[in-house]
Context: one part of a larger RNA
Molecule: small-subunit ribosomal RNA, 3' major domain
Organism: uncultured Myxococcales bacterium
Parts: sequence; C1' cells; structure tokens
RNA sequence: UGACGGGGGCCCGCACAAGCGGUGGAGCAUGUGGUUUAAUUCGACGCAACGCGAAGAACCUUACCUGGGCUAGAACUCACAAGAAUCCUGCGGAAACGUGGGAGUGCUCGCAAGAGAACUUGUGGUGAGGUGCUGCAUGGCUGUCGUCAGCUCGUGUCGUGAGAUGUUGGGUUAAGUCCCGCAACGAGCGCAACCCCUAUCGUCUAGUUGCCAGCGGUCCGGCCGGGCACUCUAGCGAGACUGCCGAUCUCAAAUCGGAGGAAGGUGGGGACGACGUCAAGUCAUCAUGGCCCUUAUGUCCAGGGCUACACACGUGCUACAAUGGUGGGUACAGUGAGUCGCAAGCUCGCGAGAGUAAGCUAAUCCCAAAAAACCCACCUCAGUACAGAUAAGAGUCUGCAACUCGACUCUUUGAAGUCGGAAUCGCUAGUAAUCGCUGAUCAGCAGGCAGCGGUGAAUACGUUCCCGGGCC
Repeated sequence: UGACGGGGGCCCGCACAAGCGGUGGAGCAUGUGGUUUAAUUCGACGCAACGCGAAGAACCUUACCUGGGCUAGAACUCACAAGAAUCCUGCGGAAACGUGGGAGUGCUCGCAAGAGAACUUGUGGUGAGGUGCUGCAUGGCUGUCGUCAGCUCGUGUCGUGAGAUGUUGGGUUAAGUCCCGCAACGAGCGCAACCCCUAUCGUCUAGUUGCCAGCGGUCCGGCCGGGCACUCUAGCGAGACUGCCGAUCUCAAAUCGGAGGAAGGUGGGGACGACGUCAAGUCAUCAUGGCCCUUAUGUCCAGGGCUACACACGUGCUACAAUGGUGGGUACAGUGAGUCGCAAGCUCGCGAGAGUAAGCUAAUCCCAAAAAACCCACCUCAGUACAGAUAAGAGUCUGCAACUCGACUCUUUGAAGUCGGAAUCGCUAGUAAUCGCUGAUCAGCAGGCAGCGGUGAAUACGUUCCCGGGCC
C1' cells in the first nucleotide's frame, strides 16, 4: 500500500423480509457422473460445467471401434512422360477399390509438322497431412466479479523512504452525479449523453394496405369505379429540459409536492462492459511456437458406436383435476418464412396424408387453424369421461436406406401419480403466472433455443438477520 476479520460507521442489490409461482416426490424428454462396452470420440466441473460447444448423431456429420484398402496419398506446388476432357458398359467385391470393352476429339497459335492452356493417369523431388500433445509457451475470441462506480496520470506540496495528497470531509445522486469546503490545481479511461427500438403529435412527404369516411355500381366480398380524409406503412420533424409554480435546504447542489402534458424527473427496453481478477475457458472454429506420427497418430470405404443401463445429480415437459375434462358453436393477434419454395380450392381417406391445381420472387398469393377467452350441453369427486407412460396391431411421410436408431396417424392397452422430506430457485408491472404463434438449424426429426403477441395479478412494514458489492 492492499487483502482479510464471527471489528465499527454509512449505503446499495429480488440479498433478506412481504407476496405469487415453481424445483426437490411421479412418468417421460434432455445433459452429466458412474458402470458397461470392440467403441460407447472429445471438450466443459462451485457461483461462472451439467437442454453447455451441438442453430438439429439413421448413412453423411464423425473426430471413436471392427474389418477391407492406399502410401506423393482425399486437397495444394514443380519437372518429365502418356492421354484431350468426358460419356456408356462387363466381371470380382459389402463398398472403397481392382480388372476389361466401346464411343469420343474440343480451345489458342500454326499451311503442315508441332507447340501451348485446361483436365486425367504414371514416375521423381522440395515436401503434403494429423480433430495427435501442451490453453501452464501464445494470438484472437469469450465467461466472471459487474453496468459494480470505480481505476489512474501530469505538475505542485508533504514524507529519509515505501508512499500520501488530489480521490478524504459536509450535503446530494442510479453514478468519483453535482454543490460546498480543502495544498492542491488540472487531466485521462469509466458514469451520463450522443446510437437503435418503443410510447404522443403533424394544413409535413408518399400513397396497388386502409375507407361506404362522402358518391355511384354491385354477384354483396373494398368486389369495382373513384378518393387519400382516417387507420396503417416508413421517412422527415416536433416533444421532456427539474423548463414552470410552491415548500425544504448552507437558500448551493438537490429533494418533496403540484400544474400542464401522450409521456416527469434516467419515461420503458436494447446495444454499449474502465484498470484489473480468476496461470478462468477454448491448440476440436481459426491462427500459431515447441514436441510427436510419416506404408501411419495420415487417408478411402462398409458396418457398428456416439442412442448401452443395477444407479446418482442438473435442466425441462406432462400431470395429479371441477378456476377442471369432453362434445358442439362463435370471436380477437403480433413477429416472421416462402421459387430446389409456400401452396389456396376441389376430389379421395376416420386420420397422418395422397391426387390434381389457381395464385405468389410477396403490405398483393400462401404458410394460417391462433390458443387461452366467450356461449350451450354432458361428466359429479371416483385413480374417475383425471392423467397419459408402456405395449400390441395396422398405416402415412421424408429419405439409396427408418433393424440397431426418425417423426406423425388410427384402433386397442391403460402404468406411476391424489400437490411432493430436508432443502432450494425465479420474479417488483404489461413484470410473475398462464395461452398459443413464428423462425434458425433442417431431406426428415424440437418437450431445447431465439423471437412474437393474447389474458394478466399479489406484495414490498422495513434493513435486525443470510448472500454479494461500494466508501470511510
């Protein structure tokens, strides 16, 4: 000077408290440990590993195992030789690959011979290749403390010096935010603001969306003529600054109350992460030093594995029911995706789907049914008309191919489960809870993830205590 203290003071944070809903019990999904295995590839391990890398393991992916092959090799560079390239086809084989047959002559220069470019095969050389090791040799990127309010510098001053001062103190703030004071005076990185979305408005700009707003037609649908007034879309601009009023205060910063206003004191949300910490994570995104392999630790192929299962843990989904279940009817969204695609309508099928096919490169067509909600009816507290695991059979779709190992449909089967021990998690408002929809990945596969909207609460006395953090 720091760090630490079951030292003190001050102050924050869903940290506790006050509330609401969960997890921990059940079944299933998924990740991990363990065990098993020829292999169950590798990494990640308190918070900050465990629905994590993986925005999608049937083959591929794939790095693992077994077996079959290759050795200048799957890709790249040079020289030489041969053949254009390429296409069709036979045999062996699981394929890779091996071994035959046939067709075929292109482009540029050149009269021709021939030469050159590109491609294929063979030989040779410098060398390729490695998801092999080391994240404790590294770059880059990322997590975390933490969106916490801090971290420093120049000059001056003080101290023998390490250092201190400034940055402490009195107020105040979300904030080292601002004010006052002061041997300090200034400055930098952070805070805030500048950026994006959202909430209001406009004689603003624009109307292939919207509108009987006003007129006409109508097959009754903004469907048509017509019009941009409104809604909307997306550009420009306005708007909020403690600006105004009152009170408190050192009449400073500021705080409290009020007015006006769509919005009030950072309006709500996002992006943005200081100096540093954890030898934190990643050599398997990539790059890279060193080491190691070089007929193999490289590479090609087939099949298998990553999907195993006495068990343990994490994260989720579905329930245990009447604020419910079932049947019928009837409404109301937003974000988005679509030509290798989205597909209306019609026909067939109980259905998953199939056939046919209009429209759409999309404010135009389509995915598309929103679901909870509301109305009517049944069920009447039971392991049930709750719950749906498991299992049998029959099918659909994708795809060379659903046995290991896909999703979905129909019929039947109907398990555990009656609200969950110790313990533990999230959340302060359009939030929690609850309800569905869309997208990425993707041939197919979503209970995960990323977004979107619908309905829409309760509680906060307070800071004694638990946890984390800041200042003295």